[in-house]
Predicted 3D model of an 85-nucleotide RNA (c-di-GMP-I-GGC riboswitch aptamer) from Oceanobacillus limi. Its mean pLDDT, the model's own confidence on a scale to 100, is 81.
Order: sequence, then structure tokens, then C1' cells
RNA sequence: AAUGACAAAGGCAAACUAUUUGAAAAGAUAGGACGCAAAGUUUAGGGUCUAAGGUUUAAUACUAAUGAUCGCCUGACUACCAAUU
Repeated sequence: AAUGACAAAGGCAAACUAUUUGAAAAGAUAGGACGCAAAGUUUAGGGUCUAAGGUUUAAUACUAAUGAUCGCCUGACUACCAAUU
């Protein structure tokens, strides 16, 4: 440096529930574990979601985020362990 095991020491925590913030997507805290070898950090590029605001033919419509998602993908940065190369 690579690789990632029915190893060891540890780590994270989906759905769902409660409380709470938000217009929403969704976030936070607690419980809870579907999973994760970067499920650590970063929205930088792409994708996806929302529609307060805006637009309009007026509603079950459209829409760029200065919104959300890194547990969707890619990139960047950082990191534990050692069957193995």
C1' cells in the first nucleotide's frame, strides 16, 4: 500500500414508537436493531425528495432551492484491527 475473516477490541444504528423542531421533505433526543469495514466527515458533481416562496390555465398543477438526503452513487479528507497479499 492492497485486501476484508463465522478473528479480537470496539463503533454506528434502518423500520417502528414517544417527545420535540419544521410549511414540507426531513432533523434532534430517548427507546429499538434492518443492516454497515468507513453507515466517520464533507452537498463538491450527479440523482432523489419537499414546495414555504414563486408561477399559473386556480388545483389532486408546475417550479430553480439560498431547503432535505453522504444509510442513493461518485469525488475529496480522515480512521480501528490483522486471517491474508
Lineage of the source: Bacteria > Bacilli > Caryophanales > Bacillaceae > Oceanobacillus.